[in-house]
Context: one part of a larger RNA
RNA sequence: UGACGGGGACCCGCACAAGCGGUGGAGCAUGUGGUUUAAUUCGAAGCAACGCGAAGAACCUUACCAGGCCUUGACAUCCUGAGAACCCUCCCGAAAAGGAGGGGUGCCCUUCGGGGAGCUCAGUGACAGGUGCUGCAUGGCUGUCGUCAGCUCGUGUCGUGAGAUGUUCCGUUAAGUCGGGAAACGAGCGCAACCCUUAUCGUCUGUUAAAUUUCUCAGGCGAGACUGCCCCGGUAACGGGGAGGAAGGUGGGGAUGACGUCAGAUCAGCGUGGCCUUUAUACCUUGGGCGACACCCGUGUUACAAUGGCUACUACAAAGGGUCGCAAUAUCGCGAGAUGGAGCUAAUCCUUAAAAGUAGUCUCAGUUCGGAUUGGAGUCUGCAACUCGACUCCAUGAAGUCGGAAUCGCUAGUAAUCGUGGAUCAGACACGCCACGGUGAAUACGUUCUCGAGCCUUGCACA
Numbered sequence: 001u002g003a004c005g006g007g008g009a010c011c012c013g014c015a016c017a018a019g020c021g022g023u024g025g026a027g028c029a030u031g032u033g034g035u036u037u038a039a040u041u042c043g044a045a046g047c048a049a050c051g052c053g054a055a056g057a058a059c060c061u062u063a064c065c066a067g068g069c070c071u072u073g074a075c076a077u078c079c080u081g082a083g084a085a086c087c088c089u090c091c092c093g094a095a096a097a098g099g100a101g102g103g104g105u106g107c108c109c110u111u112c113g114g115g116g117a118g119c120u121c122a123g124u125g126a127c128a129g130g131u132g133c134u135g136c137a138u139g140g141c142u143g144u145c146g147u148c149a150g151c152u153c154g155u156g157u158c159g160u161g162a163g164a165u166g167u168u169c170c171g172u173u174a175a176g177u178c179g180g181g182a183a184a185c186g187a188g189c190g191c192a193a194c195c196c197u198u199a200u201c202g203u204c205u206g207u208u209a210a211a212u213u214u215c216u217c218a219g220g221c222g223a224g225a226c227u228g229c230c231c232c233g234g235u236a237a238c239g240g241g242g243a244g245g246a247a248g249g250u251g252g253g254g255a256u257g258a259c260g261u262c263a264g265a266u267c268a269g270c271g272u273g274g275c276c277u278u279u280a281u282a283c284c285u286u287g288g289g290c291g292a293c294a295c296c297c298g299u300g301u302u303a304c305a306a307u308g309g310c311u312a313c314u315a316c317a318a319a320g321g322g323u324c325g326c327a328a329u330a331u332c333g334c335g336a337g338a339u340g341g342a343g344c345u346a347a348u349c350c351u352u353a354a355a356a357g358u359a360g361u362c363u364c365a366g367u368u369c370g371g372a373u374u375g376g377a378g379u380c381u382g383c384a385a386c387u388c389g390a391c392u393c394c395a396u397g398a399a400g401u402c403g404g405a406a407u408c409g410c411u412a413g414u415a416a417u418c419g420u421g422g423a424u425c426a427g428a429c430a431c432g433c434c435a436c437g438g439u440g441a442a443u444a445c446g447u448u449c450u451c452g453a454g455c456c457u458u459g460c461a462c463a
Stems, first nucleotide, its partner, number of pairs: 001463002004459002007457002010454001012452002015447002019410005026302006033295001034293002042053002064288005073127001077126002079123005086103006107116003129277002132275003138271002140266001142264001143262001145260001150189006156165003169180003195254004200223007216347001226248001229242005291429001304403001308362006320351003325344002330339003369400001374395007416439007
């Protein structure tokens, strides 16, 4: 000087408390562990691994396993020789691979001999290839403490020196924010502001819509909020209250992550040093596996019902997506869906709510709750749904009556609850993720305690 303390003082945070809703019990989905397996590919490991990489494993993906092939190779550059490229048929085979036959001659230059570009085949070796190892050799990117208020420097001063001072103190703030004082005076990276969005208004332009203009809307430019005004307290910074205002004291939300810590994570996104491999640890292919199942755990979802279930009627969004696509009216089917195809390269066409409301019924029961599981019949995607897809209909109707110890989220348009869309994507195991709107609470006395953080101080056998 730091780190640490079941030392002290001050202060903050959904940290506790006050509340609301969950998890832990049940079924199912999903991820991990374990076990099993020919293989169940690999990575991630307290917080900060476990609906994580994976924004989508039937084949492919795919890295794993079994079998069948292959060796200048699936891919790149160079050399030699031949042939245009290319297309079609047959045999064998699970395919890959292998074998046989047929068609076919282009472009540029030309001295008509040939040469060149491009592509294919054969050969030779230089080489290719590796999701093989090392994240403790690395780049890049990234998690975390933490959007916490800190981390430093120049000069000066003090100290033999390590270092100190500044950055401490008194107030104040969300803030090392600002003010006062002070051997310090200044400065940098952070804080704040500048950026995006949302809430109000003005103005300009505008497709669509519409009978036309407005309005809504979209885009641009601008206004507006600054403790500016008033009162009180205070030396000041600032704090408390009020007015006006769409908005009030950083208005709400986002992006933005200092010096560093964890030899944190990633050699399997990519790049890359070293090592290893080269008829195999490379490459192709069929099938299987990644989906196994005594069990443990995490994250979700559906419920256990009457603030509810069912039936009928009826109202109101936002944000997205669409030409290999979205698909209306119509017809058929109980339905998933099928036929057919208007319109739309989209403010034009399509895809568009549910909870809520009104009326009826059920009357507390393992039920008209709950929907797992299983049987049968189908639809759709796709070469192909056996392993291993989603959805529909009929039947079946399991556990479950609110969950031990323990534990999580949330302070307002938030929690809770209700639907909607999108990425990935042929389809889909999405109940995941990311976004969108509808309805819309309760509580915060307070900082003693738990956890984490900041600052000052103190102890120290630690560095």